[in-house]
RNA sequence: GUGGCUGUAGUAUAAUGGCAAUACGCACGGCUGUGGCCCGUGAGACCUGGGUUCGAUUCCCAGCUGCCACC
Numbered sequence: 001g002u003g004g005c006u007g008u009a010g011u012a013u014a015a016u017g018g019c020a021a022u023a024c025g026c027a028c029g030g031c032u033g034u035g036g037c038c039c040g041u042g043a044g045a046c047c048u049g050g051g052u053u054c055g056a057u058u059c060c061c062a063g064c065u066g067c068c069a070c071c
Base pairs, nucleotide, nucleotide: 001070002069003068004067005066007064010024011023012022013021018054026042027041028040029039030038047063048062049061050060051059
């Protein structure tokens, strides 16, 4: 330089156009002599900018980030 893939809570993954989910982690509470395990409750995210649409995490375009292949 060319082509392709990826981007969603602190971390790892779902959601194929209609309220963003789950696990671990975190906070609070319960349990316990204390802690852990366990139980309950809660906070927390769609890479950026445009376009299409009544409606976009989802479809289209550009950019950025990371990864892969070729040169």